Record summary:
This is a predicted structure of a 330-nucleotide part of an RNA (large-subunit ribosomal RNA, domain IV) from a mouse gut metagenome. RNAcentral holds the full RNA, with entries from SILVA. Its Rfam family is "Bacterial large subunit ribosomal RNA". Its family is annotated with ribosome and structural constituent of ribosome in the Gene Ontology. The coordinates come from a structure-prediction model, not an experiment, and the mean pLDDT is 86.

Context: one part of a larger RNA
Formats: sequence, C1' cells, structure tokens
RNA sequence: GCAUUGUUAAGGAACUCGGCAAAUUGACCCCGUAACUUCGGGAGAAGGGGUACCUAUGUAAAAGUAGGUCGCAGAGAAGAGGCCCAAGCAACUGUUUAACAAAAACACAGGUUUCUGCUAAAUCGAAAGAUGAAGUAUAGGAGCUGACGCCUGCCCAGUGCUGGAAGGUUAAGGGGAAGAGUUAGCACAAGAUGCGAAGCUUAGAACCAAAGCCCCAGUGAACGGCGGCCGUAACUAUAACGGUCCUAAGGUAGCGAAAUUCCUUGUCAGGUAAGUUCUGACCCGCACGAAAGGCGUAAUGAUUUGGGCGCUGUCUCGACAAUGUACUCG
Repeated sequence: GCAUUGUUAAGGAACUCGGCAAAUUGACCCCGUAACUUCGGGAGAAGGGGUACCUAUGUAAAAGUAGGUCGCAGAGAAGAGGCCCAAGCAACUGUUUAACAAAAACACAGGUUUCUGCUAAAUCGAAAGAUGAAGUAUAGGAGCUGACGCCUGCCCAGUGCUGGAAGGUUAAGGGGAAGAGUUAGCACAAGAUGCGAAGCUUAGAACCAAAGCCCCAGUGAACGGCGGCCGUAACUAUAACGGUCCUAAGGUAGCGAAAUUCCUUGUCAGGUAAGUUCUGACCCGCACGAAAGGCGUAAUGAUUUGGGCGCUGUCUCGACAAUGUACUCG
C1' cells in the first nucleotide's frame, strides 16, 4: 500500500446517475392501527408499552396479582422485518436469455373468432401406421386478446375469407365437319395430264364440357383504414354555424407533453431556499385511441420513477485498530 473486518467527536445524504454500500429495525406478550377495497384484505399497517430473579398467592401445570432484590443493561451472548406517501407498467402465484438482461418480456385463468359430425379437423410419415383419443362440439385443433369493473365507435372501396350461381372466359376429355395423301375407274388435248368412289392414312372446325377468374352479395375480437381549404358572433379572441373539394369512411367514448410530445426545461399550479426529474391540470395529440384492445382498478412485484421519516463513515474528512498479504531486515 492492498483485501477483509471492527470502532469513531460534531454534522446526518451535504455523497452519488441513483442512499449503491453500510447502518437502523428485528423474538414473544399487551395496547393500538389510516386511506382505499374485489369486504377476503390493506395489516406485523403505522405508532406505543412490557420482558430477569426471590417470596407469598394462584393453577393440574401455566398465566395473572401483591411485595421485595440486583445490574449500565433482564428477547442480558448468537440467530431474527426499517417504515411511510405518490405515480408508471403488469391483475395475481408462476416462466425466461445454463455462463453480461428476471423485466413492463412469456405464461396464465377469463374473453372472442374460426375449423372439425368421427375413418373428425389438425400433425408426423412415399406407405403401413401413429398422435389427436381408448376422446366425440360442455370435445379437439388454430389465431388474437389477457383477472376484475365500465366499454369496445365509423369504413366491406382494396386484400383475404364465406356464400351465390344467371351471364362472360376457361383445361383434359367427348365430338367429328371442311381439307390433305393414296387409287380401282372415268375423261380428253394422250401427258411429268385432269377428275376421282369405297377403303386406309391424315387432319381436326362447330358443338358439349368443371373448378377457378370476371361477376353478385356478406363478413372487422379478418389484413387493414379512420381528410383538406375558406368564411362567420355587437371589444378582441374563438367559432356552436355556413360554403367547397375529395373519400370506402373521415377517429366516437375514454385518455393525453404520456414507457407515445419533435419544437420542449411547452404553460399554470404543488413540492424545494433553489426542481431538465416528480405530481396535478391545460390540450396546440410532430406521430394516443378502443381485443397488435381503450380507460380505471384493491391485492401482488429481488419491477421502474419522485418525495419523506428513521438511520448511518456515502459524504464534510478523515482517523484508529485487528487479521491476511505485499514490503524491509534476519
């Protein structure tokens, strides 16, 4: 010097990104206990007091009661919650990145949509077969949401899905027309000519013909989307109101500088002597918004944020000590 540990005057978070670390609290008995609440909780809330031994009494034994005794100290050593207020997120107990992340992420009960009638749908497998399930729609698969409370608005134009079948388009297949080749034969101008039946070969039109697509509807807890400009009230300002353009429809309730707000340390209020954080409002929402759910919410949380009480070597600002090690000498 370093590591670990202990003590520390006065102050007590002035430290720091941040009370990180440390300290405080701690057992049992009694008293007492708020907001809020899903009436279960919250709650060990908070906040107080007591605790040994002896004698008597008391009892089954305790507890208790009365008197007394000793110490600085009676849960006599060790072990053993710090607490409160407010806000965000997630209802909760759970799960997770074995070895940098434990969370607001995942899951969850609940909600909802959709598929599936049993040789089920779905999944694995060239198949046999198996899972589903020795189950049967109060069942099973898939998607989204995520307790509970109040709710969940408008748009079906595009994309998807479902239904429809009149019309258009449309494959294989069916169908088999014209045409082509060949030649018995016929014709004449007698040729390298013309015509040409049947048969065989070839060719393949019309016509018939499904789903799909076009088309017609429905459907958003399907993928998704949810405007602009101008004017107007007897101060000013603002615009309930009017006009106009566009759209499938122009964002409803609720919330809002938010885990979302760029401008921004927005403005006002609270808290502080002083507050880019925090809380309550405002609404001008760059770029919230209703199951990629919206807004609340008791309880819960090694969660995130702000404040307070207590407490302390975190600090003012250091100091001392123990143990180990380094170092010096031997």